[in-house]
Predicted 3D model of a 342-nucleotide RNA (Bacterial RNase P class A) from a Clostridiales bacterium. Taxonomically the source falls in Eubacteriales (Bacteria, Bacillati, Bacillota, Clostridia). The prediction has a mean pLDDT of 75. The sequence is in RNAcentral, with records from ENA. The gene name in the source record is rnpB.
């Protein structure tokens, strides 16, 4: 001084002047007025309806341990692995010893083999004939070559050549016992074996799971509408808000064709600020304080003037906790790495 990591914060500031939506007012005026993601609709939820939101299956999530939350596919610690010199980042992280599938080219062969070879006996042919060459048939998988990987390594030793075929001494895997830990696990000794690798292939094993959605629903009403049509009158068959099967329950079910206004749901909350406790922390627990856009072809602009950091991605529609993606303007604090000084 470069160059990285993780976090906080912020999304121009300030004044005038005029326009706009909501609430309140004495109608003078006064308060209020798009976000860190409001986006994606990708997850969980609260809230309302479904006569059963009963039992099951099929789906569908998730899948090391503990913990936190209303729940979660989310956060928070950790406990295995990968990547980075590192500060740190990721993980689709239960089973391969239930079964079934699948593994390109290259090679002889990818749970299986004899391409090049090695080799004592035995058959055959030759020869320079105690012995050498070639050939079959045997025996081999240790040497060479293909390959990401020929299915534990390395060494003696044994053998006709050979092989864990035997041994020491390692590796990895399943059991078992011992120590620490709540636990995934770590570590230590034993003991049997040498059995690739995929589940983000089907599958199996374990928890969770009722659907449908604010265009969800309520209330008041207007007009059509004392409508057509079919099936049906409780045996059955219909119907019951994803699909099946059972079980319950109902008297009506399906369909056509007109018609559809207004008010509520709707903004006071699993909120939010400070503080001080507990906890590594995720977050909880007390105490005080505060009320922050509710719109419906849809409100937030427009000008001037200072100023600076020169302003990126971007606009709510029933709420809220996740998460992913977009985007950078400034500042603040910690850490790591390298070089150079002291």
């Nucleotide at each position: 001084u470069g160059a990285g990591c993780g976090g906080a914060c912020u999304a121009g500031a300030u004044g005038g002047c005029u326009g706009c939506a909501c609430u309140c007012u004495u109608u003078u005026g006064a308060g209020u007025g798009a976000g860190g993601a409001a986006a994606g609709u990708c997850c969980g939820a609260g809230c309302a309806c479904c006569g059963u939101a009963g039992g099951g299956c099929a789906g569908a999530g998730c899948g090391c341990c503990g913990g936190g939350u209303a729940a979660c596919g989310c956060c928070c610690g950790g406990u295995g692995g990968a990547g980075g010199c590192g500060a740190c980042u990721c993980c689709a992280a239960g089973g391969a010893a239930a079964g079934u599938g699948c593994a390109a080219c290259a090679g002889a062969g990818a749970u299986a083999u004899a391409c090049c070879g090695c080799a004592a006996c035995c058959c055959u042919g030759g020869c320079c004939c105690a012995g050498c060459c070639a050939g079959g048939a045997u025996g081999c998988a240790a040497g060479g070559g293909u390959g990401g990987a020929a299915a534990g390594g390395c060494g003696a030793g044994g053998u006709a050549a050979g092989a864990g075929c035997u041994c020491a001494c390692c590796g990895g895997a399943a059991c078992u016992u011992c120590u620490g830990g709540c636990g995934a696990c770590a570590g230590a000794a034993g003991c049997u074996c040498c059995c690739u690798g995929u589940a983000a292939a089907c599958c199996c094993c374990g928890c969770u799971u009722g659907g449908u959605g604010c265009a969800a629903g309520a209330u008041u009403g207007a007009u059509a509408u004392g409508g057509g049509a079919g099936c049906a009158u409780u045996c059955a068959a219909u119907a019951g808000c994803g699909g099946c099967c059972c079980g319950c329950u109902a008297a009506g079910c399906u369909u056509c064709a007109u018609g559809u206004a207004a008010u509520c749901g709707c903004u006071a909350g699993a909120g939010c600020u400070u503080g001080c406790c507990g906890g590594c922390a995720a977050c909880g627990g007390c105490a005080a304080g505060c009320c922050a856009a509710g719109a419906c072809a849809g409100a937030u602009g427009g000008c001037c003037a200072u100023c600076c950091g020169c302003g990126a991605c971007a606009g709510a529609a029933c709420u809220c906790g996740g998460c992913u993606u977009a985007u950078u303007g400034u500042c603040c604090g910690g850490c790591u790495c390298a070089a150079a000084c002291g």